[in-house]
Context: one part of a larger RNA
Molecule: small-subunit ribosomal RNA, 3' major domain
Organism: uncultured bacterium
RNA sequence: UGACGGGGGCCCGCACAAGCAGUGGAGUAUGUGGUUUAAUUCGACGCAACGCGAAGAACCUUACCAGGGCUUGACAUACCAUUGACCGUACUAGAGAUAGUACUUUCCUUCGGGACAAUGGAUACAGGUGGUGCAUGGUUGUCGUCAGCUCGUGUCGUGAGAUGUUGGGUUAAGUCCCGCAACGAGCGCAACCCUUGUUUUUAGUUGCCAGCAUGUAAUGAUGGGCACUCUAGAGAGACUGCCGGUGAUAAAUCGGAGGAAGGUGGGGACGACGUCAAAUCAUCAUGCCCCUUAUGUCCUGGGCUACACACGUACUACAAUGGCUAUAACAACGUGACGCAAAACCGUAAGGUCAAGCAAAUCACUGAAAAAUAGUCUCAGUUCGGAUUGUGGGCUGAAACCCGCCCACAUGAAGUCGGAAUUGCUAGUAAUGGCAGGUCAGCAUACUGCCGUGAAUACGUUCCCGGGCCUUGUACA
Numbered sequence: 001u002g003a004c005g006g007g008g009g010c011c012c013g014c015a016c017a018a019g020c021a022g023u024g025g026a027g028u029a030u031g032u033g034g035u036u037u038a039a040u041u042c043g044a045c046g047c048a049a050c051g052c053g054a055a056g057a058a059c060c061u062u063a064c065c066a067g068g069g070c071u072u073g074a075c076a077u078a079c080c081a082u083u084g085a086c087c088g089u090a091c092u093a094g095a096g097a098u099a100g101u102a103c104u105u106u107c108c109u110u111c112g113g114g115a116c117a118a119u120g121g122a123u124a125c126a127g128g129u130g131g132u133g134c135a136u137g138g139u140u141g142u143c144g145u146c147a148g149c150u151c152g153u154g155u156c157g158u159g160a161g162a163u164g165u166u167g168g169g170u171u172a173a174g175u176c177c178c179g180c181a182a183c184g185a186g187c188g189c190a191a192c193c194c195u196u197g198u199u200u201u202u203a204g205u206u207g208c209c210a211g212c213a214u215g216u217a218a219u220g221a222u223g224g225g226c227a228c229u230c231u232a233g234a235g236a237g238a239c240u241g242c243c244g245g246u247g248a249u250a251a252a253u254c255g256g257a258g259g260a261a262g263g264u265g266g267g268g269a270c271g272a273c274g275u276c277a278a279a280u281c282a283u284c285a286u287g288c289c290c291c292u293u294a295u296g297u298c299c300u301g302g303g304c305u306a307c308a309c310a311c312g313u314a315c316u317a318c319a320a321u322g323g324c325u326a327u328a329a330c331a332a333c334g335u336g337a338c339g340c341a342a343a344a345c346c347g348u349a350a351g352g353u354c355a356a357g358c359a360a361a362u363c364a365c366u367g368a369a370a371a372a373u374a375g376u377c378u379c380a381g382u383u384c385g386g387a388u389u390g391u392g393g394g395c396u397g398a399a400a401c402c403c404g405c406c407c408a409c410a411u412g413a414a415g416u417c418g419g420a421a422u423u424g425c426u427a428g429u430a431a432u433g434g435c436a437g438g439u440c441a442g443c444a445u446a447c448u449g450c451c452g453u454g455a456a457u458a459c460g461u462u463c464c465c466g467g468g469c470c471u472u473g474u475a476c477a
Stems, first nucleotide, its partner, number of pairs: 001477002003474003007471007015461002019425005026316008034307002042053002064302007073125001077124002079121006088103006106115003127291002130289003136285002138280003141276001143274001148187006154163003167178003193268004198236007207226003212223003239262001242256005318418001322377006334365003339358002344353003384415001389410007431453007
């Protein structure tokens, strides 16, 4: 000087407390461990691994296993030779990779050749999702959006170092004020950026329809208009600016006014010096080591989907604040050409047929669901719950057996609110309801967004956990 203390003081955080909803019990989905297996590819392991890499394993992917093949190779450059092709189509053999046959078949030219491609040969080499993240770059997590981390000059100290950065107040903040052997500065904080909340103006189609007119069974459907909504450019607006109290006449804080908004307005992006030899050699790059008729590469089939069990994360429930039936209430974000697909018709339905429109403020996905109104059920393992299983279908795709999703009928398991323990959340939040998107041929209870409905509680800081500052002790460095 740090680190540590079941030392002290001050302060903060959904840390506790006060509340609400959960998890832990059930079933299922999914990930992991374990076990099994020819293989169940690999990585990730307290917080900070476990719906994680994977924004989607039937083949492919795919790295794993079994079998069948190739060896200058699936891919790149260089040399020589041959051919004029290669590609493609059809047929045959084969599980296919491959092998064979037939058809088809280039360009430029100074006619020497060249370009391009294929085949064959030789060797340099290619190739490796093989090892090492404890050799590395890059990227990322974490403490933590915590308020800290440092430097120059000066001063003090023999020196390591100290001071500044401590003290008194204050703040979300090393934020600001005052004081002070310090005076300044840098990286952080804040602000500048995006979005949302109010408004002015410009613009008015694909958006809108107040007034005027036309038309219809009905509809901005039509003329017309740009007032309103909205769209998207440019501005305005909030700064403790104003008033009062407190304060040291400061910084600031408390209350109030006006205002759409008040003290960082809400949300996001943004992550200091560093810590964990944290994660990643399987995104990529890369040193060294290793393989080179194989640890490379092609193919078929299988596996990654196994199943006594254990754990994590979710979904669905156990019901009446509910289930079921009927009735065209009201969104926002988005997406669409190898696409979204209306209407009509067929089907109980999944879906199908036909097909308008739309590269989209124009058309479509798309009539959101909870809600509301009416009816029914009357507390039961039920008209709760939907697992499991059977049969018949639909869709995608060469192909749904291993191993997809959906529909109809039948079947109708556990489950009556969950032990010890434990998680999230302070407002348009929790809880609850649906919708869209990416991935994607097909496959979503996951993820990323969007809107609808919409609470309870916070006395307070004694205690648990984590963190910041000062101080003290030390058998620690």